[in-house]
Context: one part of a larger RNA
RNA sequence: ACGAACGCUGGCGGUGUGCCUUAUGCAUGCAAGUCGAACGGUCCAUCCCGCAGGGAAGGAUAGUGGCGAACGGCUGAGUAACGCGCAAGCAACCUGCCCCUGAGUGGGGAAUAACCCGCCGAAAGGCAGUCUAAUACCGCAUACGUUGGUCCUUCGCAUGGAGGACCAAGAAAGAUCUCGGUCACUGGAGGAGGGGCUUGCGGCCUAUCAGGUAGUUGGCGGGGUAACGGCCCACCAAGCCGAAGACGGGUACCUGGUCUGAGAGGACGAUCAGGCAGAAGGGGACUGAGACACGGCCCCUACUCCUACGGGAGGCAGCAGCAGGGAAUCUUGCGCAAUGGGCGAAAGCCUGACGCAGCGACACCGCGUGAGGGAUGAAGGCUCUCGGGUCGUAAACCUCUUUUCUAGGGGACGAGAAAGGACGGUACCCUAGGAAUAAGCCUCGGCUAACUACGUGCCAGCAGCCGCGGUAAUACGUAGGUGGCGAGCGUUGUCC
Numbered sequence: 001a002c003g004a005a006c007g008c009u010g011g012c013g014g015u016g017u018g019c020c021u022u023a024u025g026c027a028u029g030c031a032a033g034u035c036g037a038a039c040g041g042u043c044c045a046u047c048c049c050g051c052a053g054g055g056a057a058g059g060a061u062a063g064u065g066g067c068g069a070a071c072g073g074c075u076g077a078g079u080a081a082c083g084c085g086c087a088a089g090c091a092a093c094c095u096g097c098c099c100c101u102g103a104g105u106g107g108g109g110a111a112u113a114a115c116c117c118g119c120c121g122a123a124a125g126g127c128a129g130u131c132u133a134a135u136a137c138c139g140c141a142u143a144c145g146u147u148g149g150u151c152c153u154u155c156g157c158a159u160g161g162a163g164g165a166c167c168a169a170g171a172a173a174g175a176u177c178u179c180g181g182u183c184a185c186u187g188g189a190g191g192a193g194g195g196g197c198u199u200g201c202g203g204c205c206u207a208u209c210a211g212g213u214a215g216u217u218g219g220c221g222g223g224g225u226a227a228c229g230g231c232c233c234a235c236c237a238a239g240c241c242g243a244a245g246a247c248g249g250g251u252a253c254c255u256g257g258u259c260u261g262a263g264a265g266g267a268c269g270a271u272c273a274g275g276c277a278g279a280a281g282g283g284g285a286c287u288g289a290g291a292c293a294c295g296g297c298c299c300c301u302a303c304u305c306c307u308a309c310g311g312g313a314g315g316c317a318g319c320a321g322c323a324g325g326g327a328a329u330c331u332u333g334c335g336c337a338a339u340g341g342g343c344g345a346a347a348g349c350c351u352g353a354c355g356c357a358g359c360g361a362c363a364c365c366g367c368g369u370g371a372g373g374g375a376u377g378a379a380g381g382c383u384c385u386c387g388g389g390u391c392g393u394a395a396a397c398c399u400c401u402u403u404u405c406u407a408g409g410g411g412a413c414g415a416g417a418a419a420g421g422a423c424g425g426u427a428c429c430c431u432a433g434g435a436a437u438a439a440g441c442c443u444c445g446g447c448u449a450a451c452u453a454c455g456u457g458c459c460a461g462c463a464g465c466c467g468c469g470g471u472a473a474u475a476c477g478u479a480g481g482u483g484g485c486g487a488g489c490g491u492u493g494u495c496c
Stems, first nucleotide, its partner, number of pairs: 001494002004492005011367006017360002019325001024323003028320003033067003038064002041061004046056004074278003084202007093195003098191002101188001103186002106140001108138002116129001118127003146169010174183003204250003211241003216238004221233003253275004257268004280301005303314004331357001333356003339353001340351004370400004380391004405433006414423001440485003444481001445466003451480005461468002
């Protein structure tokens, strides 16, 4: 010093912090939706014209479609690696939403869900038929840029970069409106932010691990990727790494930082922040700007559950919570009021992120458990040489105060135009009451601050080290007293 635990004890507040062990298994609820101003339906209720029926504005919504779901949250298993950190490079790269800029948005087509109808299945779910819409899907036209090819100019750090000419290829979608617009859409150029890749250097132990390597090392050609590359493949060559420690084994997420220390250094990597990795174990791709995707899909394995035995469902290392393990670690709480995020034109909806509250002396900090007076130095305890000494101004008693506490009343800031506050009738303020509601723990042989009595008799026991105890023990046990710290005090563990 601590994310601590254990023993005894325990009044309050603030700020933090709380499964370090089984990356063990999980009941239940919630944790990612949103948009009707993209679209066709369906339902609800209102108004108008009205015989049927039609029209208008409104609300809700399963489905198609768009965006989000790759963020946020959790965990640290793996990883000794360009994973991380510092510093560079990409003439080898990508980038939805956002900002700036310039060019466009012409004309067509074919489907499909929903709905209706039928069928299969225990269920999960599935199949068939008819119809229909779009900002869903597909051709055609056009092309400032763009991409590909040929040629020219110019420049450079090699592969090459920049500019120009010609040919070829490739786009689009509407919705709403107060008709002004707004939000969208398409192909470019630039930016911002984000990401990918490459490189120099840096950071554990082990030589009782000394040789390792076959896509291995390089080349040529190709495939693949946003992109370089044995990343992958065919062929060719025989290389490549290593005592400056290869290869193997062990351990370990890394960093900003944290603890300690005068520093150098040592140890650590909880909370917070950045990066990485993982989502029951293993593998794979799809969609997409972005994933090889915690609350998506497929396969294998283990496990759990449902079943009509044919077949299905599942993944808390999200928030709570349960079981287990363990010395040990919390509520199945409130709210979207704030901050932030997703969607939406907006109103708004969603948000176990977050803001709060609850529990734990787990840590740090602050406060209190009264203050002044009070000696025939009461009683009582302990001790005694029986005179006394001591607990001790301590108590009683007198005076005073009310921090706390209890009761009553008022009552926020946090909300940047109005409205809107979970926290919260909280903080805070006022009034009343009454010393009232509140002290323990360890120690006293030396180190080390603090001594006597009795009991015990190498017993019972103590102990960090030295060591105490065998009949007067300041070392064991009890008592009185003392010392230390104090809502804590000791012990144990670990680091400096």

Small-subunit ribosomal RNA, 5' domain from an uncultured prokaryote, 496 nucleotides, folded computationally. The RNAcentral record of the full RNA draws on ENA. Its mean pLDDT, the model's own confidence on a scale to 100, is 88. It matches the Rfam family "Bacterial small subunit ribosomal RNA".